[in-house]
RNA sequence: GCGGCUGUAACUCAACGGUAGAGUGCCACCUUCCCAAGGUGGACGUUGUGGGUUCGAAUCCCAUCAGCCGCU
Repeated sequence: GCGGCUGUAACUCAACGGUAGAGUGCCACCUUCCCAAGGUGGACGUUGUGGGUUCGAAUCCCAUCAGCCGCU
């Protein structure tokens, strides 16, 4: 230099172009003499960044950044 993969909640990961979810964690409450376990509810997100296409984009297109892999 070229090609490919990955980037979404604090963490690990989902999500046919049509309301962004789950598990773990966090907070409150219930339960318990206390802790743990369990139960109920809640707070969480500029979908790496910037543009484009579209009625509508995490998703499609372009550029770019970071990490990883391969080629030279």